[in-house]
Context: one part of a larger RNA
RNA sequence: CAAUGUUGAAGGAACUCUGCAAAUUAACUCUGUAACUUAGGGAUGAGGAGUAUCACUAACGUGGAUAAAAAAACAAUGGGGGUAGCGACUGUUUACUAAAAACACAGGACUCUGUCGAAAAUUGAAAAAUGAUAUAUGGGGUCUGACGCCUGCCCGGUACCAAUAAGGCAAGAUAAUAUGUUAACGCAUAAACUCUAAUCUCUGGCAAACGGCGGCCGUAACCUUGACGGUCCUAAGGUAGCGAAAUUCUUUGUCGGGUAAGUUCCGACCUGUAUGAAUGGCAUAACGACUUCCCCACUGUCUCCAGCAUUGACUCG
Numbered sequence: 001c002a003a004u005g006u007u008g009a010a011g012g013a014a015c016u017c018u019g020c021a022a023a024u025u026a027a028c029u030c031u032g033u034a035a036c037u038u039a040g041g042g043a044u045g046a047g048g049a050g051u052a053u054c055a056c057u058a059a060c061g062u063g064g065a066u067a068a069a070a071a072a073a074c075a076a077u078g079g080g081g082g083u084a085g086c087g088a089c090u091g092u093u094u095a096c097u098a099a100a101a102a103c104a105c106a107g108g109a110c111u112c113u114g115u116c117g118a119a120a121a122u123u124g125a126a127a128a129a130u131g132a133u134a135u136a137u138g139g140g141g142u143c144u145g146a147c148g149c150c151u152g153c154c155c156g157g158u159a160c161c162a163a164u165a166a167g168g169c170a171a172g173a174u175a176a177u178a179u180g181u182u183a184a185c186g187c188a189u190a191a192a193c194u195c196u197a198a199u200c201u202c203u204g205g206c207a208a209a210c211g212g213c214g215g216c217c218g219u220a221a222c223c224u225u226g227a228c229g230g231u232c233c234u235a236a237g238g239u240a241g242c243g244a245a246a247u248u249c250u251u252u253g254u255c256g257g258g259u260a261a262g263u264u265c266c267g268a269c270c271u272g273u274a275u276g277a278a279u280g281g282c283a284u285a286a287c288g289a290c291u292u293c294c295c296c297a298c299u300g301u302c303u304c305c306a307g308c309a310u311u312g313a314c315u316c317g
Base pairs, nucleotide, nucleotide: 001312002311003310004309005308006307007306008305010303011302014301019298027051028050029049030048031047036041038146052066054063055062056061079296080295081294082293084291085290086288087287091103092102107144108143109142110141111140112139113138121130122129123128148282149281150280152213153212154211157210158209160205161204162203166201167200172195173194177190178189179188180187181186214232215231216230217229218228241275242272253269254268255267256266257265
């Protein structure tokens, strides 16, 4: 000097990206227990008290004495509270840098699948197999993701579905006619019109299908704002809700709270560069080795380092 332990005056997070690490707490008995809530929880909430030994007693317990700062005398053995975000939850995951807000999930929705034999879907060249010794309360695919309140407008584009009158169309059918050749019969080549499947065009439907959800100008008796009006465009012009947000560039927006002092945090405002409804929107008790901020307790994290123990390093050999 390093590692691992251990102790520390006064202070107590001033350390730091961050209380990382360490410390605190801890057992049993009794007491007591808030907001909120899906009434189950939250909850070991929080907070407080007791615990040895001796005599008596079956025990609970009662009584005296002793010693102490402290007796669950060692070990083992929760620090706690509040706010917000995300995900409902238990669960799963990058074997060897990521455990999460990612995946899954119960629940919700759409879609395909039907009648005696090959349901759809999947594997295979086929036979065949799975689905299923199932039968629409079944099975396959896709999206969303408990519960609660809800899920607005648009079918013009793309996809899908239905209908199939009309148009159009391949191979093909029919074949007028034309050309070449021939003395002729013929042969060869080209070919209008007409007929003709589905896809396609056309028609309609469909957004919990892929997706989309405007601009300019004027206007109220201070000013400002614009319920109102005009006009252009569109398939339709963003509804409810939420909003400087895991989304906000300008931005450390403005106001309020917390601090002596707060680019973070919480509550509002709305001027949403570029929120928004199963690519789900908003709330939400419980839960989380998740993320953010605050407080109490606690401490060598720090002010500011010091001692001790062990093992190394180091010195001698």
This is a predicted structure of a 317-nucleotide part of an RNA (large-subunit ribosomal RNA, domain IV) from a Saprospirales bacterium. RNAcentral holds the full RNA, with entries from ENA. The coordinates come from a structure-prediction model, not an experiment, and the mean pLDDT is 82.